[in-house]
RNA sequence: CUGAAGAGUUUGAUCCUGGCUCAGAUUGAACGCUGGUGGCAUGCUUAACACAUGCAAGUCGGGCGGCAGCACGGUAGUAGCAAUACUAUGGGUGGCGAGCGGCGGACGGGUGAGUAAUACAUAGGAAUCUGCCUUUUAGUGGGGGACAACGUAGGGAAACUUACGCUAAUACCGCAUAAUACUUACGGGUUAAAGGUGCCUUCGGGUAUCGCUAGAAGAUGAGCCUAUGUUGGAUUAGCUAGUUGGUAGGGUAAAGGCCUACCAAGGCGACGAUCCGUAGCUGGUCUGAGAGGACGUCCAGCCACACUGGGACUGAGACACGGCCCAGACUCCUACGGGAGGCAGCAGUGGGGAAUAUUGGACAAUGGGCGCAAGCCUGAUCCAGCCAUGCCGCGUGAGUGACGAAGGUCUUCGGAUUGUAAAACUCUUUUGGCGGGGACGAUAAUGACGGUACCCGCAGAAUAAGCCCCGGCUAACUUCGUGCCAGCAGCCGCGGUAAUACGAAGGGGGCUAGCGUUGCUCGGAAUCACUGGGCGUAAAGCGCACGUAGGCGGAUUGUUAAGUCAGGGGUGAAAGCCUGGAGCUCAACUCCAGAACUGCCCUUGAUACUGGCAAUCUCGAGUCCGGAAGAGGUAAGUGGAACUCCGAGUGUAGAGGUGAAAUUCGUAGAUAUUCGGAAGAACACCAGUGGCGAAGGCGGCUUACUGGUCCGGUACUGACGCUGAGGUGCGAAAGCGUGGGGAGCAAACAGGAUUAGAUACCCUGGUAGUCCACGCCGUAAACGAUGGAGGCUAGCCGUUGGCAAGCAUGCUUGUCAGUGGCGCAGCUAACGCAUUAAGCCUCCCGCCUGGGGAGUACGGUCGCAAGAUUAAAACUCAAAGGAAUUGACGGGGGCCCGCACAAGCGGUGGAGCAUGUGGUUUAAUUCGAAGCAACGCGCAGAACCUUACCAGCCUUUGACAUGUCUCGGAAUUGGACCAGAGAUGGACCAAGCUCUUCGGAGCCGGGAACACAGGUGCUGCAUGGCUGUCGUCAGCUCGUGUCGUGAGAUGUUGGGUUAAGUCCCGCAACGAGCGCAACCCUCGCCCUUAGUUGCCAUCAUUAAGUUGGGCACUCUAGGGGGACUGCCGGUGAUAAGCCGAGAGGAAGGUGGGGAUGACGUCAAGUCCUCAUGGCCCUUACGGGCUGGGCUACACACGUGCUACAAUGGCGGUGACAGUGGGAUGCAAACUCGCGAGGGUGAGCAAAUCUCCAAAAGCCGUCUCAGUUCGGAUUGCACUCUGCAACUCGAGUGCAUGAAGUUGGAAUCGCUAGUAAUCGUGGAUCAGCAUGCCACGGUGAAUACGUUCCCGGGCCUUGUACACACCGCCCGUCACACCAUGGGAGUUGGCUUUACCCGAAGGCGCUGCGCUAACCCGCAAGGGAGGCAGGCGACCACGGUAGGGUCAGCGACUGGGGUGAAGUCGUAACAAGGUAGCCGUAGGGGAACCUGCGGCUGGAUCACCUCCUU
Repeated sequence: CUGAAGAGUUUGAUCCUGGCUCAGAUUGAACGCUGGUGGCAUGCUUAACACAUGCAAGUCGGGCGGCAGCACGGUAGUAGCAAUACUAUGGGUGGCGAGCGGCGGACGGGUGAGUAAUACAUAGGAAUCUGCCUUUUAGUGGGGGACAACGUAGGGAAACUUACGCUAAUACCGCAUAAUACUUACGGGUUAAAGGUGCCUUCGGGUAUCGCUAGAAGAUGAGCCUAUGUUGGAUUAGCUAGUUGGUAGGGUAAAGGCCUACCAAGGCGACGAUCCGUAGCUGGUCUGAGAGGACGUCCAGCCACACUGGGACUGAGACACGGCCCAGACUCCUACGGGAGGCAGCAGUGGGGAAUAUUGGACAAUGGGCGCAAGCCUGAUCCAGCCAUGCCGCGUGAGUGACGAAGGUCUUCGGAUUGUAAAACUCUUUUGGCGGGGACGAUAAUGACGGUACCCGCAGAAUAAGCCCCGGCUAACUUCGUGCCAGCAGCCGCGGUAAUACGAAGGGGGCUAGCGUUGCUCGGAAUCACUGGGCGUAAAGCGCACGUAGGCGGAUUGUUAAGUCAGGGGUGAAAGCCUGGAGCUCAACUCCAGAACUGCCCUUGAUACUGGCAAUCUCGAGUCCGGAAGAGGUAAGUGGAACUCCGAGUGUAGAGGUGAAAUUCGUAGAUAUUCGGAAGAACACCAGUGGCGAAGGCGGCUUACUGGUCCGGUACUGACGCUGAGGUGCGAAAGCGUGGGGAGCAAACAGGAUUAGAUACCCUGGUAGUCCACGCCGUAAACGAUGGAGGCUAGCCGUUGGCAAGCAUGCUUGUCAGUGGCGCAGCUAACGCAUUAAGCCUCCCGCCUGGGGAGUACGGUCGCAAGAUUAAAACUCAAAGGAAUUGACGGGGGCCCGCACAAGCGGUGGAGCAUGUGGUUUAAUUCGAAGCAACGCGCAGAACCUUACCAGCCUUUGACAUGUCUCGGAAUUGGACCAGAGAUGGACCAAGCUCUUCGGAGCCGGGAACACAGGUGCUGCAUGGCUGUCGUCAGCUCGUGUCGUGAGAUGUUGGGUUAAGUCCCGCAACGAGCGCAACCCUCGCCCUUAGUUGCCAUCAUUAAGUUGGGCACUCUAGGGGGACUGCCGGUGAUAAGCCGAGAGGAAGGUGGGGAUGACGUCAAGUCCUCAUGGCCCUUACGGGCUGGGCUACACACGUGCUACAAUGGCGGUGACAGUGGGAUGCAAACUCGCGAGGGUGAGCAAAUCUCCAAAAGCCGUCUCAGUUCGGAUUGCACUCUGCAACUCGAGUGCAUGAAGUUGGAAUCGCUAGUAAUCGUGGAUCAGCAUGCCACGGUGAAUACGUUCCCGGGCCUUGUACACACCGCCCGUCACACCAUGGGAGUUGGCUUUACCCGAAGGCGCUGCGCUAACCCGCAAGGGAGGCAGGCGACCACGGUAGGGUCAGCGACUGGGGUGAAGUCGUAACAAGGUAGCCGUAGGGGAACCUGCGGCUGGAUCACCUCCUU
């Protein structure tokens, strides 16, 4: 000494870095709401702004002259009988205004403007003074002249003042005396004083006491000096002329440039001078674990200031808060001539401000001044008053009390909660009220506080509770209202119709006479890191070296003792903090004692370490000798290949260039080819994670000069070393200047392309430049994004240069110096680093502190310029960022699949029509569906109905449900009348209940009122359910274990294989689940069972399986079998599997088809199928009815049908199916009609009857035409259904006979019984199909293959995406707002230089005017001294001119920031579609583009080298 807590917020998630924010404590506080009481404290932080009024410093009559006023008595007078009263008088007494004089007004009280050192703190020092006080020595003799007061006379408005005259002193002045004082030339010389009062007195004086004078000491107080410490800025780097020192003198109480003269040229400064900003300092206070950080209110010490500036006087002490003089500003008075004033004393006022009190009482106490004293004065002080401003204490009641009252709130309607809370009963009386007593503070007197504190008694639960919060952090939750509004918010963030986040209520939580908010400080923040941080990628290593100051420094010995350590001493004021006690009832508060005050200084000692000094040493460092390698540097020379150009030859029509082209060159002969020549620049191969250099960088060859390094030797020096702020040098490319040079390349520029555009990418040209010399520039992703030096800490494998050893003579081993790869410990947020450290240590330097603004502005330095360097702020955001993870994505990669492409067949897109959609129209054209995955979809069928839409007409407990009351009756059915479009309204006839305990009940209808019904109204983004889609794709997960700080990973990856995460093998995994497959249905073969309505081989029979008969076959429908890569061969790894025109088999590799749809995605679709929360409507958004509409029609799209014809049309012929349907039905046969169809109607609830005719087929004809193709459209006439075919059905017959001759870009389906083609059936349905769902008939072609398009799966890679590429995101422009830079200037502050002016004042000189004391003189007068005045230097204010600096404003202007939905493009993130970025230069609306050099922080592929196994 008792002591250390974290949380929220960057992400889809994670770890880290990093900022922002919160929880704590504090306060001279303020504001909002509220407020019972006491104690103790505090109370203008702003305008050192201005101040009305009162008070705050007086006192002494025992210093003095006096007597204005008061009192007393004396004397005289007047009145009165007197007491007495009045008048006058005289300082006689008590006293005392004013005055002379003394002491005090330098203390006490206030404030913090100034001050960064004339200050403060701490510790020292010598050259000083010190009134009153204490101790002590000696003295106190004798004289003199004045001035106030006063009087007289004046001036002035006043303040005040003038002249003359009188007077006293403890006032003033000589003389005497004079030492332990001062001074000295050592002989000497110089300087004092005052008396008062009391008592006594022999009036001479004495004595007591208070004084006075000169010293000597002390104490106290003050002045001066030194050291150390004390704020920010270097975008303030140089400052200084009395400046620094000396000599002499002056001055001061005192040292000193403090001042003057002369001499010298110094002094301060990177350890921060000077300048600028800010600031009283300290004890201490707040906070903190501490170290620190912030502060300096109250209290205490020091300083400074007193309206602003200057100045002195007096005095012991002042340059003086309530003194003086001057200047200035301001205020007041004024008779305008002149005067007065200074609250930063206590109260108080105005003002300022968010904000800070009474014009109170008393000197009773404590202290101060004066006085002998009594005493007087004291806004110091002690008290009281005001204020919840703070700290502390107390109270607002206590106990019992369940029907868990009422009321409130919520509710799942059961209840829950408020809540023992209340009421009620019992009790108490703190506080407050009333009454009584009554202090300490003063141990004699004296009490403002104060009848206060305290004590006793009385009555009565009586007088006394609020504030904030309740999403997380952070304790505490529900309902209603609101609907991105109103609002909240400390951060994250809430609010867009179900808000625990807004507002209200109920409930709850916290604190409590307070509670919350705001501001400030510290903490948390290790977020400036001394304790205690970092710099490869997060912010951060200077581009590199040399080197100055500085810092640090090898071994041994001695010495010293500065650092260091120990002992002792001094100091570190008191208060405060801490500990222990004590006093107020407790506490706060106060008192006592102790400890502490971590500091500074002095002294003594120790000597390990560091330092100083001295000496020695050799390991660090260097020198020397001998070798070695090298693109190290500079200069000169020289070589060949290639490009280009020029000349000549050959030769002919193209060449060149690109994705494709064009610009361009070429018949005036190009390109090509051969020979010759010229010029410039660069040096293929060798060539290598090879070499050299400090870095930048360095590459043909030769020579010269030259730097460094390494190895070996160990001769020499002897710590000579390391680092390195400033400084100096070097420093790619680009760029600049001057002069050369110029082949190729190539910013700018031009042209051609591309493109929506293309100021680009591509192409053709082409100038600076690139090259040389000299001089600048000084920057780069100047990178290993890694400062330098030294030491230590496992290895293995390459490679470069040496040396050594061994031998197998071309290998191995060792070692030193480099240069790489992998890897252990260790480190790291991770990635990674790992003897070339990012490990463990030491030393030195540089740098960082959230993002943006910004490496920008301003200022400085450098530069010819470009620009470089140094380097902010306002404002703004809550992030910005690093590494890694999982996804998603990529105009990344690998592998694989799919009618995905390809190979084929047939279509769509063109025509007409059908149908759906958009659009348009309309009273309405109801609504929904919208890429794939809306569009012949909901709708398996809109003439009415449907129907939801529109118009009109009606209706209101309702067309429908439950409940209540009332009336009536079964319900209801049949017939039929009137009005009306109908709904509806009115009226009539007939028929018509059950049970019963006889009360009634059930059921139904009419009526009434209310709860409610009803809604195809809204929200599919509140939902359930259902569905689509990726996708029948092969995936999606879990448990345990393991790895990782973690998100996560592993498993699930890998090698094979499969249709498949199918299976096998391997493996830190082992298992499991949902999916796959299988199980299910159906088709194909066989067996078996059963034969009616089915079948018919045999037997009979018929026109006919018609019938008898039979159940063998077909078939039907029950049950079984069958197929499993099981067998063989090959292949593979001996596996899984694969291959085989293999065997066998009806079927062969999932046999075909169907059903079956993992985790999830799309806020996918549906509130109009249904269900449902919330909202909305309620004589309407409900219900009913008639008519209309959903069917419209310049147009566009989707899906289909029919065609365009001869593989066809038409005619003929009548061969062969299978599903399935049928009673409101299917309907045979017969019959009528050309036909649709009609009539009649057997049969059939169907293997029996019926729909039912199959069609393509086959035969004939037509002969390439808008046709014998095609059938639209239209006319006429009909049929059917239906209440009804006008809007608006289908069909038939006759007539009409449109477009269309195979379809642009583009696009769809299909891999086998498939496509294509042909017909058939069914659902819906009264009727209506080219649609939909099914059925069978005929029946192909092609697939080399996976480069490409689309979709998907797995692995990997990049990412700035995570709403996940339909992502993210950049810049100009336009608009609004904000702060800021420049800016002609302008305004002000501070400061400075030169000069001018020169108040008051002291100083110097003078002083002819004036002058009591002293001297001389009888006197006049003179002298000394003094005064006024004059002059001079100094100097405040002021002025003129110039400079510096800071701040305000400023037309215009520059960029910056911010802002839900503006414009232009698309630069970046993926290979971001031209890899990106850095420096530089040019260009361009803009992001940007291009050139040159550099980097990887570039993807991908290939190759090489190396490593691991």

A computed fold for a 1509-nucleotide RNA from uncultured Methylophilus sp., annotated as small-subunit ribosomal RNA.
Its Rfam family is "Bacterial small subunit ribosomal RNA". Gene Ontology terms of the family: structural constituent of ribosome and ribosome.
Lineage of the source: Bacteria > Pseudomonadati > Pseudomonadota > Betaproteobacteria > Methylophilus.
Its mean pLDDT, the model's own confidence on a scale to 100, is 84.